Predicted 3D model of a 72-nucleotide RNA (transfer RNA) from a bacterium. It was read from a public genome assembly. It matches the Rfam family "tRNA". Gene Ontology term of the family: triplet codon-amino acid adaptor activity.
């Protein structure tokens, strides 16, 4: 330099054009307990950036940025 894959809560993953972006672990609050752990209930928390297509984009297209891999 070229090509391929990838980027979603703090972390690991779903959702692949359409209802409020969902779950697990983690965090906070409450219940339970003599206390802790375990258990139960609740709350907060995310689509890398900028454009484009579309009635509608996490999803499709382009560029850029980050990460991984391959070739030279």
């Nucleotide at each position: 330099g070229c090509c391929c894959c990838u980027g979603u809560a703090g972390u690991u993953c779903a959702a692949u054009g359409g209802a409020u972006a969902g779950a697990a672990c983690g965090g906070c609050c409450c219940c339970c307990u003599c206390c802790u752990a375990a258990g139960g209930g609740g709350c907060a928390a995310a689509u890398g950036u900028a454009g484009g297509u579309u009635c509608g984009a996490u999803u499709c297209c382009u560029a850029c940025c980050g990460g991984g891999g391959g070739c030279a």